Predicted 3D model of a 105-nucleotide RNA (THF (Tetrahydrofolate) riboswitch aptamer) from Dethiobacter sp.
Its Rfam family is "THF (Tetrahydrofolate) riboswitch aptamer". Rfam links the family to the GO term tetrahydrofolate metabolic process.
It was read from a public genome assembly, where an Rfam model found it.
Taxonomically the source falls in Dethiobacter (Bacteria, Bacillati, Bacillota, Dethiobacterales).
The prediction has a mean pLDDT of 78.

[in-house]
RNA sequence: GGCAGAGUAGGUGUCAUGCGUCAAGUGCUAAGGGAUGGGAAGUUGCCCUUAGACGAAAGGCAUUGUUUGGCAAAAUGCCUGCGACAUGGUACCGCGUCCGCUGUU
Numbered sequence: 001g002g003c004a005g006a007g008u009a010g011g012u013g014u015c016a017u018g019c020g021u022c023a024a025g026u027g028c029u030a031a032g033g034g035a036u037g038g039g040a041a042g043u044u045g046c047c048c049u050u051a052g053a054c055g056a057a058a059g060g061c062a063u064u065g066u067u068u069g070g071c072a073a074a075a076u077g078c079c080u081g082c083g084a085c086a087u088g089g090u091a092c093c094g095c096g097u098c099c100g101c102u103g104u105u
Stems, first nucleotide, its partner, number of pairs: 001105005010093009019083003028052007038099003042095001058080007
């Protein structure tokens, strides 16, 4: 010098725990800021804050009050769903530049 490889932020699926379902969260737009393979800069992406627009799937069972019975409401608990929900584990995918690391020649 040549060849090959490892390694990020994150993304998708799934599992577990939890939150909401009396609507937050997620997603969208604008502005500002931050982090981002081992190092440097860096934006396609990612995160945070502010403002704005839009916006949803719920249902069942049981218990409690007062002398008795029934109904309804409320509260509590459980179950089944729902949410482009949060966190963690796991499988797969995964930096374009320059310099490094490993192996090989």